Molecule: transfer RNA
Organism: Negativicutes bacterium
RNA sequence: GCGGCAUUAACUCAGCGGGAGAGUGCUUCCCUGACACGGAAGAAGUCACAAGUUCAAAUCUUGUAUGCCGCACCA
Numbered sequence: 001g002c003g004g005c006a007u008u009a010a011c012u013c014a015g016c017g018g019g020a021g022a023g024u025g026c027u028u029c030c031c032u033g034a035c036a037c038g039g040a041a042g043a044a045g046u047c048a049c050a051a052g053u054u055c056a057a058a059u060c061u062u063g064u065a066u067g068c069c070g071c072a073c074c075a
Stems, first nucleotide, its partner, number of pairs: 001071007010024004018055001026042005048064005
C1' cells in the first nucleotide's frame, strides 16, 4: 500500500428497513443475625463518526476512525 472482518448498555453479544434487546454486572426492596444463594422491581444506549438513499436507517451505499486477520512491499 491492497483486501477481508468487526465496532449496539459497564462487559460479552443478539437484532440486518418500521418497537433497541438478552445474559452478566450495577441500584433499591424482600429473604438472612449477617453474607452468599434465591425472589421482585429499576436505572443505564447520540447503535464508533460524517454524508447519502428512503415516507422511514442500528440495518442499505460511500467516506473517515479504531481494532483484528491475510497479502504485497521493504537492504